[in-house]
Context: one part of a larger RNA
RNA sequence: AACGAACGCUGGCGGCGCGUCUUAAGCAUGCAAGUCGAGCGGCAGGCUACAGCAAUGUAUCCGAGAGCGGCGGACUGGUGAGUAACGCGUGGGUGACCUACCUGUGGGCUGGGGAUAGCCGCUAGAAAUAGCGGGUAAUACCGAAUACUAUUGCCUGAUUGUGAUUGGGCAAGGAAAGGGGCUUUGGCCCCGCCUAUAGAUGGGCCCGCGUCCCAUUAGCUUGUCGGCGGGGUAAAGGCCCACCGAGGCGAUGAUGGGUAGCCGGCCUGAGAGGGUGGACGGCCACACUGGGACUGAGAUACGGCCCAGACUCCUACGGGAGGCAGCAGCUAAGAAUAUUCCGCAAUGGGGGAAACCCUGACGGAGCGACGCCGCGUGGAUGAAGAAGGCCGAAAGGUUGUAAAGUUCUUUUGCGGAUGAAGAAUAAGCGGGGGAGGGAAUGCCCCCGCGAUGACGUUAGUCCGUGAAUAAGCCCCGGCUAAUUACGUGCCAGCAGCCGCGGUAACACGUAAGGGGCGAGCGUUGUUC
Numbered sequence: 001a002a003c004g005a006a007c008g009c010u011g012g013c014g015g016c017g018c019g020u021c022u023u024a025a026g027c028a029u030g031c032a033a034g035u036c037g038a039g040c041g042g043c044a045g046g047c048u049a050c051a052g053c054a055a056u057g058u059a060u061c062c063g064a065g066a067g068c069g070g071c072g073g074a075c076u077g078g079u080g081a082g083u084a085a086c087g088c089g090u091g092g093g094u095g096a097c098c099u100a101c102c103u104g105u106g107g108g109c110u111g112g113g114g115a116u117a118g119c120c121g122c123u124a125g126a127a128a129u130a131g132c133g134g135g136u137a138a139u140a141c142c143g144a145a146u147a148c149u150a151u152u153g154c155c156u157g158a159u160u161g162u163g164a165u166u167g168g169g170c171a172a173g174g175a176a177a178g179g180g181g182c183u184u185u186g187g188c189c190c191c192g193c194c195u196a197u198a199g200a201u202g203g204g205c206c207c208g209c210g211u212c213c214c215a216u217u218a219g220c221u222u223g224u225c226g227g228c229g230g231g232g233u234a235a236a237g238g239c240c241c242a243c244c245g246a247g248g249c250g251a252u253g254a255u256g257g258g259u260a261g262c263c264g265g266c267c268u269g270a271g272a273g274g275g276u277g278g279a280c281g282g283c284c285a286c287a288c289u290g291g292g293a294c295u296g297a298g299a300u301a302c303g304g305c306c307c308a309g310a311c312u313c314c315u316a317c318g319g320g321a322g323g324c325a326g327c328a329g330c331u332a333a334g335a336a337u338a339u340u341c342c343g344c345a346a347u348g349g350g351g352g353a354a355a356c357c358c359u360g361a362c363g364g365a366g367c368g369a370c371g372c373c374g375c376g377u378g379g380a381u382g383a384a385g386a387a388g389g390c391c392g393a394a395a396g397g398u399u400g401u402a403a404a405g406u407u408c409u410u411u412u413g414c415g416g417a418u419g420a421a422g423a424a425u426a427a428g429c430g431g432g433g434g435a436g437g438g439a440a441u442g443c444c445c446c447c448g449c450g451a452u453g454a455c456g457u458u459a460g461u462c463c464g465u466g467a468a469u470a471a472g473c474c475c476c477g478g479c480u481a482a483u484u485a486c487g488u489g490c491c492a493g494c495a496g497c498c499g500c501g502g503u504a505a506c507a508c509g510u511a512a513g514g515g516g517c518g519a520g521c522g523u524u525g526u527u528c
Base pairs, nucleotide, nucleotide: 001527002526003525005524006523007522008521009520012375013374014373015372016371017370018368019367020333025331026330027329029328030327031326034071035070036069039068040067045062046061048059049058050057051056078286079285080284087211088210089209090208091207092206093205094204097203098202102199103198104197105196106195107194108193110144112142113141119134120133121132122131123130124129151172152171153170154169155168156167157166158165159164178191179190180189181188182187212258213257214256219249220248221247224246225245226244227243229241230240231239261283262282263281264280265276266275267274268273288309289308290307291306292305311322312321313320314319339365341364342363343362347361348359349358350357351356378408379407380406381405388399389398390397391396413465414464415463416462417461418460422455428449429448430447431446432445433444434443472517473516474515475514476513477498478497479496483512484511485510486509487508493500494499
């Protein structure tokens, strides 16, 4: 000098930050990932109308929940257990690769089929859930047709750096889905679907260099090291397998053990360096513990699945359910760390054509002097140097312009009034222009009008009120700024070091005075 601090005493306000460093211990409760009816079938219920005395039935419209299907749940958010490693940092390689949604360009979207949820009926079960029969739809599923510069195999050229780029030929073989709007019923437009290619973005893999301590760890290794062939993968590779060879690493520290997420940064320091990795940003790893795959463009998936284990809960004892290292909150541990708050108004994300829905991301508020910064606790005047306290040789000195008194102001507080900015525009309406079209809806661009504020009793401004609401902590032997008295008597105690205290203690305790800092001040811990 610094701190994610803690403890003691004290404590007025505001702004901006930060807040379980310990038990990757266990968790009650609520919320944290949904959305689309413009993909599909269909329904409980309701309004209206009609029939009927009524029950009810029929028709139109609205239509929850559930189901099939699509996209998203691989992002966002949390934590630091593991990891000494191509994990991270930095610089490269990929002639060894992938990339949903998005953007540009070319082409296509023909014609069929069979199911299955939901539903109806039934059955088993306490439940979770499961089974049987009937029957239905699709942008769900499956054939057929067609297709290019895709794929595979073969033949053949050119450039070249291994499977790269670019030509020609033959064979095999791979697609698709519809929905909505307008219409002069011919079609047009929008959103989608398929295919090819390019881009963008995001990733996979590989390599050079760098990356803590212990030699009181000296040898380690059999898929080990290499080759040929194959399997596997999006992709190189002992990644895996068969065969063959006997290699590979190591005092430039292998192997083993300990510790640890890494970095941008942060702290310190004149720098070199040392320490550190909390908040914010990037990467990695993990999601009760261990293992595994499925789906998918992407996971070996925190709020998905399966198996095993420990633990907790429900049970009709047959069997089931769960995973806060998401946001709050609870228990425990600890010196120690917050609200079971408000809102999607903004920014961002998912879905949707849109309206909109969801969003504990986020925006805010609450608590904590935990930190930094700012402000205030009044200003001026006031000597009979009042009273009181303390010291004193009793003259006086000091507290001290300090107080009182007089006068002024109102930051702040309290009461009231007013009141920005954060809101950009969306739907829609109006106007102008453009492309295409026979027209309409529609598409593109520009302008104007046009909802929406959690914070919020906002910030700010103005008025009223009244010095009113607001000062402490540590120290005073030397280092080190600041001294006297009394009490105590090696006691009680102090102490960072030297050291004080055994009867005049400037060092203990109290008081007066003084010094330092100030809404803080000290102590402890840690780093330089």

Source information:
Small-subunit ribosomal RNA, 5' domain from an uncultured bacterium, 528 nucleotides, folded computationally. The coordinates come from a structure-prediction model, not an experiment, and the mean pLDDT is 82. It matches the Rfam family "Bacterial small subunit ribosomal RNA".